[in-house]
Context: one part of a larger RNA
Parts: sequence; C1' cells; structure tokens
RNA sequence: GCCUGCGAGUUGUGGUAUCUGGCAAGGUUAAUCGAACGAGAAGCCGUAGCGAAAGCGAGUCUUAAUAGGGCGAAUUAGUCAGAUGCUGCAGACCCGAAACUGAGUGAUCUAUCCAUGUGCAGGUUGAAGCUGGUGUAAGAGCCAGUGGAGGACCGAACCCGUAGAAGUUGAAAAUUCUUGGGAUGACUUGUGGAUAGGGGUGAAAGGCCAAUCAAACUCAGUGAUAGCUGGUUCUCUCCGAAAUAUAUUUAGGUAUAGCCUCAAGAAUUGGCAUGUAGGGGUAAAGCACUGAAUGGGCUAGGGCUACUUACCGUGGUACCAAACCCAAUCAAACUCUGAAUACUACAUGUUUUAUCUUGGGAGUCAGGCGAUGGGUGAUAAAAUCCACCGUCGAGAGGGGAACAACCCAGACUACCAAAUAAGGUCCCUAAGUUCUAUCUAAGUGGAAAAGGAUGUAACAUUGCUUAGACAAUUAGGAGGUUGGCUUAGAAGCAGCCACCCUUUAAAGAAAGCGUAACAGCUCACUAAUCUAGCGAUGAUGCGCCGAAAAUAUAACGGGGCUAAGAUAGACACCGAAUUUGUAGACCCGCCAGGGUGGUAGGAGAGCGUUCUAAAAUCAGUGAAGCUGUAUCGACAAGAAGCAGUGGAGAUUUUAGAAGUGAGCAUGCAGGU
Repeated sequence: GCCUGCGAGUUGUGGUAUCUGGCAAGGUUAAUCGAACGAGAAGCCGUAGCGAAAGCGAGUCUUAAUAGGGCGAAUUAGUCAGAUGCUGCAGACCCGAAACUGAGUGAUCUAUCCAUGUGCAGGUUGAAGCUGGUGUAAGAGCCAGUGGAGGACCGAACCCGUAGAAGUUGAAAAUUCUUGGGAUGACUUGUGGAUAGGGGUGAAAGGCCAAUCAAACUCAGUGAUAGCUGGUUCUCUCCGAAAUAUAUUUAGGUAUAGCCUCAAGAAUUGGCAUGUAGGGGUAAAGCACUGAAUGGGCUAGGGCUACUUACCGUGGUACCAAACCCAAUCAAACUCUGAAUACUACAUGUUUUAUCUUGGGAGUCAGGCGAUGGGUGAUAAAAUCCACCGUCGAGAGGGGAACAACCCAGACUACCAAAUAAGGUCCCUAAGUUCUAUCUAAGUGGAAAAGGAUGUAACAUUGCUUAGACAAUUAGGAGGUUGGCUUAGAAGCAGCCACCCUUUAAAGAAAGCGUAACAGCUCACUAAUCUAGCGAUGAUGCGCCGAAAAUAUAACGGGGCUAAGAUAGACACCGAAUUUGUAGACCCGCCAGGGUGGUAGGAGAGCGUUCUAAAAUCAGUGAAGCUGUAUCGACAAGAAGCAGUGGAGAUUUUAGAAGUGAGCAUGCAGGU
C1' cells in the first nucleotide's frame, strides 16, 4: 500500500414549534400503596388582569384628581401524552493537545557526597635533607657524593574523546578506524550507603536524575479544555443561498439584520412595458460667482534712469504690475446652465403571488474575475478600496489550440431525426479550394513606440512643359578684378564691409571641394543633342525600418498558404446537452398551462440491516451463507428465480424498537 472487520448527532431531564391522539373551561396526576385493575387531587398548566408591593379587580397603576395617560377586558382553548425539528443542562457527533492538580514509583543509568577496598608496565629528570671535601675568626658560600621530592617529563594498562574518515533502512537508537589528551592524581575503579520532582545534584552546559528533563515516570481528577485541524457511512424528489451592514479584547469566532427554506395567513401586493406628474445638480457644458491661468490694451503702485534739486516736482522707460477692458482657457471640494439613466407617485396593459406578515429550521460574515463609473498607486500590478451589471463560486454543453471568470448557451430521461447560436467551411477537422470588387509582396497576416523613408494604391491643391520641360551627354561658365579692408599671405571660397559695372546665348565680387597663398575640380546660369511628360505640397488605405534573452523551432494550434491574408458585399453549408420532432417520468396548478443544473442549507418520499409482537409460510426431496447468471422495479437505494456449493435453520406481511448503511479521520485491529 491493499483486503476483511470495527469506527462518529446518542441518552436523561427541562423549554419551544409543528403533527397525531384523549378529554375539554377544563386537562392531568407525582411520590407512595397494590399481583393487577386501580387508589392517591398534594401539586402543575389554563379559565383575569393591573401594580415594586400591600392590594384592588373587568379593571388596575400613576395621581390631590372622578383629568389625562400606561397595561388590560370588551374579541376565550386549553391541557395531558406520543412522534418529529431545534434548544438549555449534562462529555452531548467522533478522534486529537501543549498543559494543570493529587497520590505514589524511581539515584542498578547519571550528578554529588559518605563508608570500605582496588589499580597505575617501563623509562626520564634529580628538590629538600644528609655525608665528605674545600672555605671562613666563626659563618656564609663553593665542589663531589648520597638522597628520592613533584596536581614534574616520555609512554602501555586504565580513564578521556582533539581532528579526520567511514557509518546514517548502521555491526551499533552515538559505534568503528586512524589521530589525539591525562596517565601518583582536583587520578581511576569495585562493593555498600545518602540526597526525589518546583525537589535533588550540578568545577554551571539548563547539564544530569533509568535511550525521557526550562520541571522525571506511573496511576487518578479525565471523556480536562480546544472560537482550531481532520473525519462523519443508503437512495430519489422540490426549492435553493452567502462571502454584506452594525456591534464585538473583534477581525479565520459570534450576535442581530440582509439573502434561502418550510408552514399558516393577507391585501389589484410585486416585476416589466407604456403614459402622466415630480424633485435632483451627476455626465456634458460654461466662466455669471469662488479660485487657477495665457497674450494684448489701458492704467494705479513700485523699480531703473534723465533733469531740477533744501524739500516739492517734471520727463523717459525693450522692467515688474493690482484693478478694469478685449481675446483664448482650466476646476473633486467652482456653477449662469444641465441631460441620459436612476428614484417616487398615479393610471392602463401584461405577468405562474413573483409581494407582504407571523412562526419553525438554516447556512452565510476569507469571495474571485470581466465590462463600466471612480478613489489609492506611477491614468503600475492577476495590486488595493467603493459603486453598478455579468459570470465563476454552486454551471455541465459548443467556441476560444490548451485555459473557473471571455463569446454562445442554462444539462428531467431516451433517439444512428431536424433547424440554428457563438465560431467556422485547403488538410489534420464537420462544412465553400464559393461568388463579386479592390488592396497587400511584407509570410505583413501570425507581437510593440517615438521617430525615419523616391514602398505601393487611390484622392486633392499647385508649378514647369512641342516657343521642347525633367534626366543624361557635349560645350561654355568670361572681363574690370588679386573689389575694398584686414593680414606674413587673404587672389570668388579665415574674417569685416560692399555686392557694382561690362561682354554676353549665359556666367554669383560666388553654393561646395581644394591651395601656405595662387593653381586646380565642380555648382548656379546658358546653348546644342534628345524627346514627352516632369516636379512640389497636403490628407488617406495597406505595407517597410526602428525590433536583442536566456533547456528546443517556440510571437498562425500544426501542416502549409500569395490566399487558405486584408477591406466591402452576396449566397450556401457545418456547428451545442440551445430550439424543434417522437416517446416516457415526475412536480406545481385556478386544469389553461408552467416547470424539473445545483454547493452550504431547508422540506418531502422511499430502500436496506438487527431485534420484538401478531398472523402466515419454507426447510436433509437441502435453511442461512457463498459463486455464477441474459430476470424484475420507469430510474435509484434494491428485489426475485435458476444452477452449483454448503449442511441447519430461515423467511413473508402488518406494526414496533434501534449498538441501522463507510472510501477516506497521517483512523483502530487482524491478514498480506
């Protein structure tokens, strides 16, 4: 892991609602007694309320009140049982802590201590003391020997565990190998003994106290508690949510409301369409207010400046500029204006009461994405917070290559029938290699910007042109003059000034290259040759460049396509669980019709298991169980028949009672 078995809303007692039954202005007993029938009226609920109460009473309380007001009556159904839903108290659906408390058991491991014992090869060093010598006045001292000290040295046993490797389902729940430290000591070790759980012991690491230690282990309180996680077992039918508001030591919990369901009851109640009547200050727009903000005009004030200056003053102004005027703008917290929607009321029509009230039962309080209107953010985010609609959630089917949310469309069942939606029709792949007219040449299509460009198509405006345009080729492109100035030089071409005149078909005091300066080569301009179109600008369609990424083509799903691409149009066809057809099932219903996707959840109807009662049956001519099977039930939980096996009990119907249904709980036990 698998298989088999076991495995989770129960029981008691109160409350409450519904259903059923008994009796009914009443209902009913409890303890207890009794074999039983029954006895037992204490008590409880109801029949009357009001008041804090005394109390009064169809009234009462408040009050000085007979006023007013509050709660009542006038408007009567309860009660006792049973069943079911929910709930309080109890372990209260099941399993699950970390912990807390009590009583005990542990120092055969280990920590420390006590008593009494044990062990430490060999080698090295050579303290004190002592002896002798020497030395001294005596000493001190010195030398030699002897001696054998030391938490001394090297190093086995023994104790430890430094570094590395192996091992890591190990040989081993801490080891092995190599290496290393101590090895007469604060050493090591045997035996016996002492200290016990908020306690011990600790050369102190929160270490150790029996493979367990920031409080051991065992049993008990105990089914501790768990707003947390996991699990919770047969079938079908009807309806069907929420992820919001408010509050919360509250934020992954809960309460009330909202939204779902069931029951009872009630109003032309609700939805939609049309019409009528309303209020509004959003979008837009506007500048009349409040502010912002550009240019001009006019003109206070200020700056600068000239004149006059003791002060005053008078001018100028390419400066700044209030107010005012003209023109043109901006605003969530501006409005002289002002929609569409939305909302309210009424009427008519239409629509399966879709609405509301009361009561029983819930679940929901993490929402997600898309469109639109916004806030925050960076007009970032699959970001975040609102509003409104949709969808997923709880929704299958078709399309989108694949893809909860996008597009189409809401699956009762069956069908080898038909028509369609979105989307498609060359092949993969169902259906057009369909038609008409254009465009694209980039594989654009089949990713992207600023910006760039004689791409190409069509449009508009405009210029030149047979008196010959545009391009090309041939030739010319001169003289005054090297203009003047400047400069070392400046000659068309460093710079400054001027930019004339002449000859001409034409030729700039020169548009570019060039030289130190000249020179030189082109250009503008002109003629000839040639010959029919050649330029400029604007706006548009489709294209081009701009264009670099990480495993592999990899930016059409693929093949492949020049249409099988794009634009505009036409007609066919394919295409879904949609719609239609045929047959059938069920639900609601006023019997016309309408409906049947579904998580949490509410409501309803059934199947099966074990046992009990009554009745009826089967069984050695073979019960249960097991194996096989093409039968039955509209479908389902399920049920029979037959055959084999098996070898002794079993079933049906109607009721009743439950240890009543397993695939999942890192479930439990066994098997494998």
The part of an RNA shown here (large-subunit ribosomal RNA, domain II) has 672 nucleotides and comes from a metagenome. It matches the Rfam family "Bacterial large subunit ribosomal RNA". Gene Ontology terms of the family: ribosome and structural constituent of ribosome. The prediction has a mean pLDDT of 85.